This is a predicted structure of a 351-nucleotide part of an RNA (small-subunit ribosomal RNA, central domain) from an uncultured bacterium.
[in-house]
Context: one part of a larger RNA
């Protein structure tokens, strides 16, 4: 290079932003680069293909023709892809109105409950477990009752719900802010889509500096269980776990499923919002439509398991990655990092 593929066999990049570049909506007009006829000219020779012919054959030779091209150049055609110039409005986005939400940042506040502190009752045990110790208590604990400090986390509502690209977010109130949707109508006139590099953002651990430390708790100690316990259990308990700034960039970052857009029988639940039918009205019911989210299940599709309008069915565009197991996500270089370590990433050798 070509294939054929990527749920679960190897492979979808953790997530967005976007910058080359690929790809692109509807009508005419218009060049005529792509395309396409068709002339000319070249495309040496052997080599190759067909006839035909010479060495007894054959290999092998010869002789004619053919083959062979992202070629050049003229000339012409105008479906289609591209250039221009020009119109449209279904993609796209702006404006009006509305409804919704744990979306994100700052502040401030709220009660539970753990722990320590102080007191006030009160005694001999508490505690913990399979069963105990070990610990903690006569210096008065455990229990209860009041005050009181301090940090985390935020019962129930809670839902197969809801927002966010992901990662992820859940007390309450207020600032400041990001997206989505849902309706009639107005505007812009393809401004779309994708996305290699790049740029942000990214759960937890870990790392620097400085804070804070109630509770949990690697490590560590110590009591058990065992043959043995460098462990499951139980008593302590340091780092972390929190909070600000900087780092790290990793994960079963999972729907193990990129993105975008169109098309393709049904039933059932849920959240958001419009419309209508009913109705004196409201609240309920029902019935269309639009956008989330689930279960079930057609044809398709699948190697089946299973997917099945939230595709993994039909189809088109753009990126990513895979190519038998080990060796190995190793070595080596590199480029990042304070470091741990990250990405980038091989061979021998062996099966």
């Nucleotide at each position: 290079c070509u294939g054929g593929g990527c749920g679960u066999a190897a492979a979808g990049g953790g997530c967005g932003c976007g910058u080359a570049g690929g790809c692109g909506g509807u009508c005419g007009u218009u060049c005529a680069a792509g395309u396409c006829a068709c002339u000319u000219g070249u495309g040496a020779a052997a080599u190759c293909u067909a006839a035909g012919g010479g060495c007894u054959c054959a290999a092998c030779c010869c002789u004619u023709a053919g083959c062979g091209g992202u070629c050049a150049a003229g000339u012409g055609a105008a479906a289609c892809u591209g250039g221009g110039a020009g119109a449209c409005u279904a993609g796209a986005g702006u404006g009006c109105a509305g409804a919704a939400g744990g979306g994100g940042c700052a502040a401030u506040c709220g009660g539970a409950a753990u722990u320590c502190u102080c007191g006030g009752u009160g005694u001999a045990g508490c505690g913990g477990u399979g069963a105990a110790a070990u610990g903690c208590g006569u210096a008065g604990a455990u229990a209860u009752c009041g005050a009181g400090a301090g940090g985390a986390a935020c019962a129930c509502c809670a839902g197969c719900g809801g927002c966010g690209a992901a990662g992820g977010c859940g007390g309450a109130u207020u600032g400041c802010u990001g997206g989505g949707c849902u309706g009639a109508c107005a505007c812009u006139g393809a401004c779309g889509c994708u996305g290699a590099g790049g740029c942000g953002c990214g759960a937890a651990a870990g790392c620097u500096a400085g804070g804070g430390g109630a509770g949990c708790g690697a490590a560590c100690g110590g009591g058990a269980u065992u043959a043995g316990a460098u462990a499951c259990c139980c008593c302590g308990g340091u780092a972390g776990u929190c909070c600000u700034a900087g780092c790290c960039u990793u994960a079963a970052a999972c729907g193990a499923u990129g993105g975008a857009u169109g098309c393709u029988u049904g039933g059932u639940g849920u959240c958001c919002g419009a419309g209508g039918u009913g109705a004196u009205g409201a609240a309920g019911u029902c019935c269309u439509c639009g956008g989330g989210u689930g279960c079930c299940g057609g044809a398709g599709c699948u190697a089946a398991c299973g997917c099945g309008a939230u595709a993994a069915g039909c189809a088109u565009c753009c990126c990513g990655c895979c190519u038998g197991g080990g060796g190995a996500g190793u070595a080596c270089g590199g480029u990042c990092g304070c470091a741990a370590g990250a990405c980038u990433g091989a061979a021998a050798c062996u099966c």
Model confidence (mean pLDDT): 88 of 100.